The part of an RNA shown here (small-subunit ribosomal RNA, 5' domain) has 534 nucleotides and comes from Nitrococcus mobilis. NCBI's taxonomy places the organism under Bacteria, Pseudomonadati, Chromatiales, Ectothiorhodospiraceae, Nitrococcus. The sequence was found in a public genome assembly. Its mean pLDDT, the model's own confidence on a scale to 100, is 87.

Context: one part of a larger RNA
RNA sequence: GAUUGAACGCUGGCGGCAUGCCUAACACAUGCAAGUCGAGCGGCAGCAGCAUCUUUCUUCGGAAAGGUGGCUGGCGAGCGGCGGACGGGUGAGUAACGCGUGGGAAUCUACCCUUCGGUGGGGGAUAGCCCGGGGAAACUCGGAUUAAUACCGCAUACGCCCUACGGGGGAAAGCGGGCCUCUGCUUGCAAGCUCGCACCGAUGGAUGAGCCCGCGUCCGAUUAGCUAGUUGGUAGGGUAAUGGCCUACCAAGGCGACGAUCGGUAGCUGGUCUGAGAGGACGAUCAGCCACACUGGGACUGAGACACGGCCCAGACUCCUACGGGAGGCAGCAGUGGGGAAUAUUGGACAAUGGGCGCAAGCCUGAUCCAGCAAUGCCGCGUGGGUGAAGAAGGCCUGCGGGUUGUAAAGCCCUUUCAGCCGGGAGGAAAAGCAUCGGGUUAAUACCUCGAUGUCUUGACGUUACCGGCAGAAGAAGCACCGGCUAACUCCGUGCCAGCAGCCGCGGUAAUACGGAGGGUGCAAGCGUUAAUC
Numbered sequence: 001g002a003u004u005g006a007a008c009g010c011u012g013g014c015g016g017c018a019u020g021c022c023u024a025a026c027a028c029a030u031g032c033a034a035g036u037c038g039a040g041c042g043g044c045a046g047c048a049g050c051a052u053c054u055u056u057c058u059u060c061g062g063a064a065a066g067g068u069g070g071c072u073g074g075c076g077a078g079c080g081g082c083g084g085a086c087g088g089g090u091g092a093g094u095a096a097c098g099c100g101u102g103g104g105a106a107u108c109u110a111c112c113c114u115u116c117g118g119u120g121g122g123g124g125a126u127a128g129c130c131c132g133g134g135g136a137a138a139c140u141c142g143g144a145u146u147a148a149u150a151c152c153g154c155a156u157a158c159g160c161c162c163u164a165c166g167g168g169g170g171a172a173a174g175c176g177g178g179c180c181u182c183u184g185c186u187u188g189c190a191a192g193c194u195c196g197c198a199c200c201g202a203u204g205g206a207u208g209a210g211c212c213c214g215c216g217u218c219c220g221a222u223u224a225g226c227u228a229g230u231u232g233g234u235a236g237g238g239u240a241a242u243g244g245c246c247u248a249c250c251a252a253g254g255c256g257a258c259g260a261u262c263g264g265u266a267g268c269u270g271g272u273c274u275g276a277g278a279g280g281a282c283g284a285u286c287a288g289c290c291a292c293a294c295u296g297g298g299a300c301u302g303a304g305a306c307a308c309g310g311c312c313c314a315g316a317c318u319c320c321u322a323c324g325g326g327a328g329g330c331a332g333c334a335g336u337g338g339g340g341a342a343u344a345u346u347g348g349a350c351a352a353u354g355g356g357c358g359c360a361a362g363c364c365u366g367a368u369c370c371a372g373c374a375a376u377g378c379c380g381c382g383u384g385g386g387u388g389a390a391g392a393a394g395g396c397c398u399g400c401g402g403g404u405u406g407u408a409a410a411g412c413c414c415u416u417u418c419a420g421c422c423g424g425g426a427g428g429a430a431a432a433g434c435a436u437c438g439g440g441u442u443a444a445u446a447c448c449u450c451g452a453u454g455u456c457u458u459g460a461c462g463u464u465a466c467c468g469g470c471a472g473a474a475g476a477a478g479c480a481c482c483g484g485c486u487a488a489c490u491c492c493g494u495g496c497c498a499g500c501a502g503c504c505g506c507g508g509u510a511a512u513a514c515g516g517a518g519g520g521u522g523c524a525a526g527c528g529u530u531a532a533u534c
Stems, first nucleotide, its partner, number of pairs: 001534004006530005013381006019374002021339001026337003030334003035082003040079002043075002047073003050069008089292003098217007107209002112205002115202004120154001122152002130143005160169003174197006183190003218264003225255003230252008267289004271282004294315005317328004345371001347370003353367001354365004384414004394405004418475001420470005428461001433455008478523005483504003489518005499506002
């Protein structure tokens, strides 16, 4: 000099864009953060509608109250499906194939796309509801009954799996819209036709993931030897898959001064800071990968987890209890206590982007987008401009003549950024919906779907950005320094005291070095100090 996720002191007008627990991976009150589908199912607790019954009132139109009917819109709880393995947080652990980079073969991959084939016929249960029992509660037990895209057989099997090549094994589910061309009853509907979405088996892809290897990846030798599933083989088990991953048997290997082992420290990278570079230091925000989710262990479900807001066990802690037994996990967003030099709101919205579910409408989304707080940083703007010498007053200095503050002020003439008040006002919005036309599909001008045109809406931010008007210099300057380094000097006070200090050093009676004042210098909504890196 540059830099910082900074802090502290003094000071503080506005805006834009960023950033904001670096410490206790300490403990957490409260709210929210993952749901959705009624176009899978049985249903109907609540809400609304409709129908109907009773009663009351009546202006004879009707109104009110109560009951009944899942009939309709919908829908609490339940069964079922998909999603809760993403998104979000943190950096404890890890010196490791963890990460980076370049390769590899023995693998899996829900949803999505391509292609091929199929979707026939049955069965038994079980939630919920009802009845009964236990418990303070959490919850739980028994009985009866019921549905499915839940579950289980049978049939079929192009391809698939196993095979000793003879053979053997193995699947499915329906739901919704429309129609009467064909078939059935023949009004219209359906087991019929058709469209859409689902379903099953296989194929290739895309995406994601698992595994292996070469090279690179901090300090210590005051750590020199380490190793028994250890190193290799055979056979088997296990896995989606290779492998000593695991087991049995056999052999005696394997690693190490090119630093094994041990100890310490640490998430890694793209990058960030600095530097002419080489290098050094760092790894906040953003992005990729990894690891973790109160501590330790374990598996279940599933395409995927050994699973932050799932389960089980053990432990510590907190809470409830009728003392028998139960409940919990903010390293999600806010917020609280604590620790600390130190780090924000218990805010708004799903309008946009993205995600989950759904045919869709839509619902959910503390992801996200915004707003709030903080000069924490960077950038921009303002705190006025011109004129004005009697060089006013006051202050300070003085050799008492004067000098300086100083065109500075006042006065006169202007301007009005920003802030204030009033008014106007983009863009972030494209879709979806509806109408018409055209294409596809079809028996069909129906339904569905694609495209074009038109139309109608959807904004948290928001008193938006921006523009216009109004008033009036009106509301807006500090901080550090002035002995040398280093830009900037005098007076008073003090008297080795009080104090200063980055280094050299100042202060013991004229201190440009301490304290105050006047003046000056440097930066400026900041300025200094401290800490840290180059």